The RNA shown here (FMN riboswitch aptamer (RFN element)) has 152 nucleotides and comes from Paenibacillus radicibacter.

[in-house]
């Protein structure tokens, strides 16, 4: 190196005023942006050069995560019972759902990524109706970094 087992760390951001008996919920204005991949960003190094490696580059393009729901297996508890059954509640696995962008400019064929301008999105539950407050959640997780063994 490359694939492969086993273990470790790590692994999500955001609000101000006004009205009000009450609101970060309604009004005005702000503010946030999970991992992969793509892609024409920027920037450090090395080299004569050609080139090379490294670290950064999409919320609304493709995909996956979470939140909800389904079925199937298990385990727990409780109820009832001669037994079956049948209910809750965790835990697996599979499956289901799953949100938003346009116009210009630039350019060397290529940018819904790159400049600009203007829009748009955001899981359940609690509460004056919530993307920022609270809870589930000290969880759970796409995936990222390291380490060990064996193979090749």
């Nucleotide at each position: 190196a490359u694939g492969g087992a086993u273990c470790u760390u790590c692994g999500g951001g955001g609000c101000a005023g006004g009205u009000g008996a009450a609101a970060u919920u309604c009004c005005u204005g702000a503010c946030c942006g999970g991992c992969g991949g793509u892609g024409a960003u920027g920037g450090u190094u090395c080299c004569c050069g050609a080139g090379a490696a490294c670290c950064u580059c999409a919320g609304c393009c493709c995909g996956c995560g979470a939140c909800u729901c389904a079925u199937u297996a298990u385990u727990u508890g409780g109820c009832g019972u001669u037994c079956a059954u049948g209910c809750a509640a965790g835990u697996a696995a599979u499956g289901a759902c799953u949100g938003a962008c346009u116009u210009g400019g630039u350019g060397u064929a290529g940018a819904u990524u790159c400049c600009a301008a203007g829009g748009c999105c955001g899981a359940c539950g609690g509460u004056a109706u919530a993307g920022u407050c609270c809870g589930g959640a000290u969880g759970g997780g796409a995936g990222a970094a390291g380490a060990u063994c064996a193979a090749u």
NCBI's taxonomy places the organism under Bacteria, Bacillota, Bacilli, Caryophanales, Paenibacillus. Of the family's consensus pairs, 100% are formed in the model.